[in-house]
RNA sequence: AGGUUAUUAGAUUAAUGGUAGUAUCAUGGAUCUUACACAUCCAAAAUGUAGGUUCGAUUCCUACAUAACCUA
Numbered sequence: 001a002g003g004u005u006a007u008u009a010g011a012u013u014a015a016u017g018g019u020a021g022u023a024u025c026a027u028g029g030a031u032c033u034u035a036c037a038c039a040u041c042c043a044a045a046a047u048g049u050a051g052g053u054u055c056g057a058u059u060c061c062u063a064c065a066u067a068a069c070c071u072a
Base pairs, nucleotide, nucleotide: 001071002070003069004068005067006066007065010025011024012023018055027043028042029041030040031039048064049063050062051061052060
């Protein structure tokens, strides 16, 4: 320098262009307990940034940023 892949909640992760974005751990609250822990229930929390296509975008396209890998 060129190319490939990826970016979703605090971490990991699912989601055929279509109603309302999934789950586990972690966090907070309640029940339980003398108390803690365990267990059960509830809650909050996310689509890397900027554009474009579309009636409709996590999904498709472009650029940029970051990370990993390959070639020279």
Background: Model confidence (mean pLDDT): 82 of 100. This is a predicted structure of a 72-nucleotide RNA (transfer RNA) from Fermentozyma sake. The sequence is in RNAcentral, with records from ENA. It matches the Rfam family "tRNA". It is annotated as a transfer RNA.